Overview
Predicted 3D model of a 1646-nucleotide part of an RNA (large-subunit ribosomal RNA, half A) from an uncultured Bacilli bacterium. It was read from a public genome assembly. Model confidence (mean pLDDT): 83 of 100.

Context: one part of a larger RNA
């Protein structure tokens, strides 16, 4: 790697109880007669659903029905032919909440009042008692009657009051979105509108509403985006009426009166004449009749055999029914088996509709035109707005906020400013069916709708579980079998589970149909341990196997070649994006319109729309309307023409070409418009349990230190000041725990913890900290202020909606083949990564062959390259030289001279130029002619894509004549192109891949080996491994060419010899003698020799050179050009600058021959496109067939529908395997599995094809048996299947202002007992806060209610406000506060101030006795800060007489240990402490008062009065108490019962002493609740009541278990965090610090 068999998992197939979308009918509400929605209950057993309501899975009556029934749901126990269960109708009952309605309230609870009735007492039952409106008696108010309202729903429809924003306008403000979303009020089955002060031009119509059309017209509009009528016509439907007033009458009485008549727009009254029988009605509280329905039902035809099979409904053979062959079921496809269906028919009660009748209502004209009437703060006007399609416009019309303000029918309004004329109508009052909109619920049905990731969020006990404070958010989850026949019995195991046996057609075996893939295993064939691997492909030995029998299958030693896919890009193997893997789901659709093409019908015509009919159909009817048939003009208008014009001219546009309706396809517009994706904006709600600030009411702060003001005494002073001592106890004072905070490091950082831990740190009587209750809300609040906080969210919370906001941006976009095939440019653009038009592509049609392309020839235009200097400029030298400067001479207004200065200009010489040209090509361009026929051109139309380009060569600009730079032009290639070469290498060189071949031949490039082909040939070069990197520069490297010297008259080199004299040249110099320097550089001798080329000396000297001679004997010196080489040449993992080996050619150059070499070309075979030609549909010929964006064409497959034809239990679909067919998408066949459906053909319709979207859902991997297991015991015994973990014992350790005890909140059974061990417990488990079963919470006094009020809430009336609602009086709620009667002991497995024992107290009732009782008024009290002292006490602790036990060699001294106590209540005394008393009066206390307050007078400073904590006595002849300590019984016998029952000593004294209790002082400024209650007083009341005492008796509702935290609360957890209050032992100590210990608790779940 392959094969086979398994596991996991739940795809696929099949199925459907559930959904979705519609049709028809009926209905369109329910509710104070208590709704909707719930809470709690009701069963023999009952958790949930269903049903029901204390008459509780039901009761009564009535109708149906006819055999079983007691719902889902077993068992037991019952009911039923005396008719059950069940179905229909009508009744009865219907707890509590809820509008909720007696009051309150935290919904399902608490607390009442009144009346009646019952009752020995306790008590019980029934009814009523909300608010608002209405307003009878009765004139107003009030009260009482009467009547009505309130709330809910379907997320629907309707009307009205308010009213956004995202968006579009490619920005944005008018505009748009849109009067939409949303909020609010109200109504109905519909609503609204509605019988013209109308429309509009017809000498017209005649209420409203809706549909079609008019019409995308007229118009409106930053005249942008967009918005957008009406009349008329065709239809649906059809319906009209009533008041006010004039006039008359009546009534009470005068009122702007009421009632009746009358009357209502072709006006009426009034006047004249006339009218009694007909016609109509929308009404329905009604009645009757008929017809037809609704709400249960009844009858309802017709088949047998046989075969297969577990089973017949299938096959086969014979029948039958049909007003019934709809459908469903029955062990597989059933007209004749069952339920039904067609059809026929039916009862009681209730009820709907229609028709008819009764009742009821209405009903008269004609003429005349004198008089009267006909809707007032109205019409209308000004200003400001809004609505009308109409945006202020010329803006009519309608509505009205404001100011003004008519007329009266001879009037008034309108006809789009306004005016006139003419018409239409009659405002300022009202009602009115139908046609129209919608569907929560009901009945009956339908579907080219879905079929469990689909269809509702929900096929299943789903708005559930779960999340969130809340508004709100919101899942997953279907299938055994025909029938449970759901596996008796045996074996292993503690169990779970497994193996047999049995059932069944099949184990399909409950984790149950089918059972794919990822992933995980077991077995086996081949391969594999020197090997460098995008994992394949081509070749291929060996081994194994034997097929859909095919030139097979599996494996694969070895060799060649070979950098995944997608996206985005100039360019990706890219180290740029995306994907862990597998499976399922997942993206160009639909509407209306326009346009093009195609198809079909009819055709100068074509076609209907709404609607009617019809089975939701087809069809028929329906001509309103639309398009076409004629154009031109601004228009009037004319017309095959017309307009322009004076024109008949000319010119413009027309006249010659068929349309139209429907369907299909492409594209566009409108809509979300291919899919997913923002940050944001707006609207309404929900949030201050976190946090900020504030309000109310409570609480907390060990201990120590300092010592302000003031005071007292003394000193001092004239008096002061001042000083000393003591006292005093101030402070945003000091140190430092609790508490609050958070400055630093560490650790932690997938934490123990979504902010913590250890160690230090800051504040710690204050602007302090904290509990409970409350207030403030998002365009806002709060903020000692940081953009800080407002529930782990804050430059604008959260949640739902507008909403599928928008996204010129990113990503993704699913089957196949064939033909053609781009662009990355221009112009414009708030434009530059986007668009539009053109360019370039494609398809169709038409046209032309005189068109296009290419070549050649000819003819043109032009100013580039080059060149030139004639112009314009630049620029060098020279001659001449205008002019100027400088110098000199002169000075006269002159002038002259000189000049190595500058220099115009001319001339000569030599140059330069993109913006110079006297000149001037090639190439390119235009035209003409000929040839060329290449799918080359033009026109019109449909559809695009492209606007980021890249490299290279050439010509330029920019830059630095830098860049893999940038920008143009031009060619090529890539892009969109594979192949060969360049080692590898988009852009370079060669060459353009239809497919096959183990053929041939070439290109570029190659031929020693890697590696195919020459160790080829000839001639040279190179010596450097140059080749196989590089410059300036350097060099007697070497080859070639040329020039020029010297040379047999002897060169060059070498050797030998000379190299002299004037002279030490002059000068300079200390010296200068060839040789510091300067000037000169002569002359002589000579073969030759410089007034000297170097070295050298202080200067000489010396050496040497030039030069000369000799020896030698042939070339030698120098210069220029050129080929190939050398040096210059230093880097970082590794040689690393030939691809490697290596090469002296296998390097370089020239020439030659041969060969290799590509997907080029050729050969052979095949496929296909286009054209042409034959001819009959196949050939032949010719040319083609790379391809991104893109255009065009042809097909495959999936689901469903129609028709025809089939397949299937003798085995459908699906799944698995296979070596088969087709060019592809794909199609068959066989075998196995599976166990019931499913194909082919021809058409049709689409939720029609996935590998990628950091896609969605599910499953499964890897990391990985890895990290971690959240703060320390050990031993023994027991139990048990099993023990580190459970129990017991012992030892040890830890906490001890806590890790102990009590409680509030919160949790809500976690409490206790007995059992269990699947899951939870971070391991284990015999254990548990887990699971199962059962049990447990006892109150007059504790807490809350029946009492009170604070902040604050609600709030009758009331005030305010578009609506909603806001505020608030009386009231009423509201504790965190006030008030308020119980203590001690005992007891249970689990409760106790609750039970029991003992001793108490409070309130009511009754009786007895006695009797002045008494506000809802009034007064006092209640009643209050902080700090800091003092006094008296108590708790608590220590010690102790004493007692008991123990110990002490047991007669006892001693040691040690334990104990060494007791409440409420009641009583007496009256300590500390507090306090004036009596009389009279009144301006106070809302009336009164004997009370309070106040005033006056008198009397007294010690009596009187009041009176705390505590102690004492009693309570108690009691309780408790260390210690001692049984038995019955059970049984596994050192045990349980049980340290249980029972017995039971002492109980004094002293000390310390609180932050607790009582009383009280002082200081300070921030000046420190309310009400009830209690007490006094009167008002009042006369004994019904009330009060006092005693006795008897009664005392309601709720809470009460347990935790209260390093496991029961808040933090997702048995989480190192957070969380209010109370108690506070011993030693040391100031101390609640700290260390060690007690009581008590614990040893942290690897």
């Nucleotide at each position: 790697c392959g094969u086979a068999c398994a596991g996991u998992g739940g795809a696929u197939g099949c199925c459907u109880u559930g959904g979705c979308a519609c049709u028809a009918g009926a209905a369109g509400g329910c509710g104070a007669a208590g709704a909707a929605a719930g809470a709690c209950g009701c069963g023999a057993u009952u958790a949930c659903c269903u049903g029901c309501g204390a008459u509780a899975a039901g009761c009564a009556a009535u109708g149906g029905g006819g055999a079983g029934c007691u719902g889902g749901u077993a068992u037991g126990a019952g009911c039923u032919a005396u008719g059950a269960u069940c179905c229909g109708u009508u009744g009865a009952u219907u707890u509590c909440u809820g509008a909720a309605u007696g009051g309150g309230g935290a919904a399902a609870c608490c607390c009442a009042g009144u009346g009646c009735a019952u009752u020995u007492a306790g008590a019980u039952g029934c009814a009523c008692u909300a608010u608002c409106a209405u307003g009878u008696a009765u004139u107003u108010a009030u009260a009482c009657a009467u009547u009505g309202a309130g709330g809910c729903g379907a997320g629907a429809c309707c009307u009205a009051g308010g009213g956004a924003a995202g968006u579009g306008a490619a920005a944005c403000a008018u505009c748009u979105c849109a009067g939409u979303a949303c909020c609010u009020a109200g109504a109905g089955g519909a609503a609204a509108a509605g019988a013209a002060a109308g429309a509009u031009u017809a000498a017209u119509c005649g209420a409203u509403u809706c549909c079609g059309u008019a019409a995308g017209u007229a118009g409106c509009g930053g005249c942008g985006a967009g918005c957008g009528a009406a009349a008329g016509c065709g239809g649906a439907g059809g319906a009209g009426c009533c008041c006010a007033a004039a006039c008359u009458a009546u009534c009470c009485u005068u009122g702007a009166g009421a009632u009746a008549g009358g009357g209502u727009u072709u006006g009426g009254a009034c006047c004249a004449c006339g009218u009694u029988g007909u016609g109509g009605g929308a009404u329905g509280a009604g009645u009757u009749a008929u017809a037809u329905g609704g709400c249960a039902g009844u009858a309802g035809a017709a088949a047998g055999g046989u075969u297969u099979g577990g089973g017949a409904a299938a096959g086969c053979c014979u029948a039958c029914c049909a007003u019934a062959g709809a459908a469903g079921g029955u062990g597989a496809g059933a007209g004749u088996c069952c339920u039904g269906c067609a059809u026929a028919u039916a009862a009681a009660c209730c009820u709907g509709u229609a028709u008819a009748a009764c009742c009821c209502c209405c009903u008269a004209g004609u003429g005349a035109g004198u008089u009267c009437c006909a809707g007032a703060g109205u019409a209308c006007g000004g200003c400001g707005a809004g609505g009308c399609a109409c945006g202020u416009g010329g803006a009519a019309c309608c509505u009205u906020g404001u100011c003004g303000g008519a007329a009266u029918g001879c009037g008034c309004g309108g006809a789009g400013a306004c005016c006139a004329c003419u018409c239409c109508g009659u405002a300022a009052g009202g009602c009115u069916a139908a046609a129209u909109a919608c569907u929560a619920a009901c009945u009956a049905g339908u579907g080219a709708c879905c079929g469990a990731u689909a269809g509702u969020g929900a096929a299943c006990c789903a708005g559930u579980a779960c999340u969130g404070u809340g508004a709100a958010g919101g899942a997953a989850a279907g299938g055994u079998g025909a029938a449970a026949a759901g596996a008796a019995c045996c074996c292993c195991g503690g169990g779970a589970g497994g193996g047999g046996a049995g059932u069944g057609a099949a184990a399909a075996g409950a984790a149950u149909c089918u059972g794919a893939a990822a992933c995980u295993g077991u077995a086996u064939g081949c391969u594999u341990a020197c090997a460098a691997u995008a994992a394949g492909u081509c070749a291929g030995a060996g081994c194994c196997c034997g097929u859909u029998a095919a030139a097979g299958g599996g494996u694969g030693a070895u060799g060649g070649c070979g950098u995944g896919c997608c996206u985005a890009u100039u360019g990706a193997a890219g180290a740029a994006u995306g994907a862990a893997c597998c499976g399922g789901c997942g993206a160009g659709u639909u509407u209306u319109a326009u346009u093009a093409u195609c198809g079909u019908g009819c055709a100068a015509g074509g076609u209907u729309a709404a609607g009617a009919u019809g089975u939701a159909g087809a069809g028929u009817c329906g001509a309103a309307g639309c398009c076409g048939c004629a154009g031109c003009g601004a228009a009037a208008g004319c017309a095959a023409g017309u307009c322009u014009u004076a024109a008949u001219a000319g010119g413009g546009c027309g006249a010659a070409a068929a349309g139209u309706a429907c369907g299909a396809u492409g594209a566009u517009a409108u809509a979300g418009a291919c899919c997913c994706g923002a940050a944001a904006c707006c609207u309404g709600a929900c949030g201050a349990u976190c946090u900020a600030u504030c309000c109310a009411u409570g609480a907390g702060c060990a201990g120590g230190u300092u010592g302000a003001a003031g005071g007292u005494g003394g000193g001092g002073u004239a008096a002061g000041a001042c000083c000393c001592a003591c006292u005093g106890g101030a402070g945003g004072a000091c140190c430092g725990a609790a508490c609050c905070g958070a400055c630093g490091u560490u650790c932690g950082u997938u934490g123990a913890a979504a902010c913590g831990c250890c160690c230090g740190c800051g504040g710690a009587u204050g602007a302090c900290u904290u509990g409970u209750g409350g207030a403030u809300a998002g365009g806002g609040g709060a903020g000692a202020a940081a953009u800080u906080c407002c529930a782990a969210u804050c430059g604008a919370g959260u949640u739902a909606g507008g909403a599928g906001a928008u996204a010129g941006c990113u990503g993704g976009u699913u089957c196949u083949c064939c033909c053609c095939g781009a662009a990355a440019u221009a112009g414009c653009u708030u434009u530059a990564g986007g668009g539009c038009u053109a360019g370039c592509g494609u398809c169709u049609a038409u046209g032309a062959u005189u068109g296009c392309u290419u070549u050649u020839a000819c003819g043109g235009a032009g100013g580039u390259a080059g060149a030139g200097c004639a112009c314009u400029g630049a620029a060098u030298g020279a001659u001449c030289g205008c002019g100027g400067g400088a110098c000199g001479c002169a000075c006269c207004u002159a002038g002259c001279g000189u000049u190595a200065c500058c220099a115009a200009g001319c001339u000569c010489a030599a140059u330069c130029a993109a913006a110079c040209u006297c000149c001037g090509a090639a190439c390119g361009c235009c035209g003409u002619a000929a040839a060329u026929u290449g799918a080359a051109c033009a026109u019109a139309g449909g559809c695009a894509g492209u606007c980021a380009g890249a490299g290279u060569g050439u010509g330029g600009g920019g830059g630095a004549u830098a860049a893999g730079c940038u920008u143009c032009a031009u060619g090529c290639u890539c892009a969109a192109a594979a192949g060969g070469g360049a080692a590898a290498c988009a852009g370079c060189c060669c060459a353009g891949a239809c497919c096959g071949u183990c053929a041939a031949u070439u290109a570029a490039g190659g031929u020693c080996c890697c590696u195919a082909a020459a160790u080829u040939u000839a001639c040279g070069c190179u010596a450097a491994g140059u080749g196989u990197u590089a410059a300036a520069g350097g060099a007697u490297g070497u080859g070639g060419a040329g020039a020029u010297g010297c040379a047999u008259a002897g060169a060059c080199a070498a050797c030998u010899a000379g190299g002299a004299u004037g002279u030490u040249g002059g000068c300079c110099u200390a010296g200068a003698a060839g040789c510091c320097g300067u000037c000169a550089c002569c002359a002589u001798u000579c073969a030759a020799a410089g007034a000297g080329u170097g070295c050298g000396u202080a200067a000489c000297a010396g050496c040497u050179c030039a030069c000369u001679a000799g020896u030698c004997g042939a070339g030698u010196g120098c210069c220029u050009c050129u080929g190939c080489g050398c040096c210059g040449a230093a880097g970082a993992u590794u040689u690393a600058c030939c691809g490697g080996g290596g090469c002296u050619a296998a390097g370089c150059g020239u020439a030659a021959u041969a060969c290799c070499g590509a997907a080029g070309u050729u050969a052979c075979g095949g496929a296909u496109u286009u054209a042409u030609a034959u001819u009959u549909u196949a050939u032949a010929u010719a040319a083609g067939u790379g391809g991104u964006a893109g255009g065009g064409g042809a097909g495959c497959g999936u689901u469903c529908u129609u028709a025809a034809c089939g397949g299937g239990g003798u085995g459908a679909a699906g799944u698995u395997a296979c070596a088969u067919c087709g060019a592809a998408a794909g199609g068959a066949g066989u075998a196995a599995u599976g166990g019931a459906c499913u194909g082919u053909u021809a058409a049709g319709a689409a939720g029609u094809g996935a590998g990628a979207a950091u896609g969605c859902c599910g499953g499964u991997g890897u990391a990985a048996g890895u990290a971690a297991c959240g703060a320390u015991u050990g031993u023994a015994u027991g139990u048990g299947a099993g023990a580190a973990u459970c129990a017991u014992a012992c030892a040890c350790a830890c906490c001890a202002u806590u890790a102990g005890a009590c409680u509030a909140a919160g949790g809500u059974u976690u409490c206790c007992a007995g059992g269990g061990g699947a899951a939870g417990g971070g391991u284990c488990g015999u254990c548990c806060u887990c699971c199962c079963u059962g049990g447990g919470u006892u109150a007059g006094u504790c807490g809350g209610g029946u009492c009170c009020u604070a902040a604050g809430g609600c709030g009758a009336g009331g005030c305010c406000g578009a609506u909603a609602g806001g505020c608030g009086u009386a009231g009423u709620c509201g504790a965190u506060g006030g008030a308020u009667a119980g203590c001690a002991g005992g007891u249970u497995g689990a409760u106790a101030u609750u039970c029991c024992u003992g001793c108490a107290c409070c309130c009511g009732u009754a009786u007895a006795u006695a009797u002045g009782c008494g506000a809802u008024g009034u007064a006092a009290u209640g009643a209050c800060a902080g700090a800091u002292g003092g006094a008296g006490c108590u708790a608590a602790c220590c010690a102790u007489a004493c007692u008991g036990g123990u110990u002490a060699u047991u007669g006892g001294a001693u040691u040690c240990c334990a104990g060494g106590c007791c409440a409420a209540g009641c009583a007496a005394g009256g300590u500390a402490c507090c306090u004036g008393c009596u009389a009279g009066g009144g301006u106070a206390g809302c009336a009164a008062a004997u009370c309070u307050c106040u005033c006056u007078a008198g009397c007294u400073u010690a009596a009187g009065g009041g009176g705390a904590a505590a102690a004492u006595g009693u309570g108690a002849u009691g309780g408790g108490g260390a210690g001692c300590g049984a038995a019955c019984g059970g049984u596994u016998u050192u045990c349980c019962u049980a340290g249980u029952a029972g017995c039971g000593a002492a109980g004094u004294u002293g000390g310390u002493g609180a932050u607790g209790c009582u009383c009280u002082g002082u200081c300070u400024c921030g000046a420190g609740a309310a009400a009830a209650g209690u007490u006094g007083c009167u008002a009042g009341c006369u004994u019904a009541a009330g009060u006092a005492u005693a006795u008897a008796u009664g005392g309601c509702c709720c809470g009460u278990a347990c935790c209260g935290a390093g496991a029961a609360c808040g933090g997702a957890c048995a989480c190192a965090c957070g969380u209010g209050g109370u108690c506070a032992a011993g030693g040391a100590g100031a101390g609640u610090a700290u260390c060690c210990u007690a009581a008590g608790g614990u040893g942290a779940g690897c």